RNA sequence: CCCCCAGUGGCCUAAUGGAUAAGGCACUGGCCUUCUAAACCAGGGAUUGUGGAUUCAAGUCUCACCUGGGGUG
Numbered sequence: 001c002c003c004c005c006a007g008u009g010g011c012c013u014a015a016u017g018g019a020u021a022a023g024g025c026a027c028u029g030g031c032c033u034u035c036u037a038a039a040c041c042a043g044g045g046a047u048u049g050u051g052g053a054u055u056c057a058a059g060u061c062u063c064a065c066c067u068g069g070g071g072u073g
Stems, first nucleotide, its partner, number of pairs: 001073001002071006010025004018056001027043004049065004
């Protein structure tokens, strides 16, 4: 250099082109407890890697780039 795959809250994982982007862990508050932990209840946190294109509508399709992983010579 070429080919393939992936990129979504702090972490992990969902989401037929049509929902206010869903869930688990973590975090914060409450409850409980002598205290902590566990359990239970509630809450905050996402410009879906970046920028374009298509479409009435894009996390999803498409193009370029970036990052990571793999492969070939």
The RNA shown here (transfer RNA) has 73 nucleotides and comes from Alligator mississippiensis. The coordinates come from a structure-prediction model, not an experiment, and the mean pLDDT is 81. The RNAcentral record of the sequence draws on Rfam.